[in-house]
């Protein structure tokens, strides 16, 4: 230096051939119970890495930059 993959809630990870962004953990509130444990209900949390561009409309298509993995030299 050049190929590819990855990047999404605190954490692991769906999603979608463009049309209001989601589960499990964990977090807060509330019921149950003798209960800081379990079980149930409810809720709070995201500029979908960044920035441009195409479209009405982009997390998804296109360019670029950054970060990490990986081949190859």
């Nucleotide at each position: 230096g050049g190929g590819g993959g990855u990047g999404u809630a605190g954490c692991u990870c769906a999603g979608u051939u463009g049309g209001u962004a989601g589960a499990g953990c964990g977090c807060u509130u509330g019921a149950a119970u003798g209960g800081c444990a379990u079980u149930c209900a409810a809720g709070a949390g995201g500029u979908c890495a960044a920035g441009g561009g195409u479209u009405c409309g982009a997390u998804u298509c296109c360019c670029u930059u950054c970060a990490u993995c990986u081949c190859c030299a």

Predicted 3D model of a 73-nucleotide RNA (transfer RNA) from a Christensenellaceae bacterium. Its Rfam family is "tRNA". It is annotated as a transfer RNA. The source organism's lineage runs through Bacteria, Bacillati, Bacillota, Clostridia and Christensenellaceae. The prediction has a mean pLDDT of 81.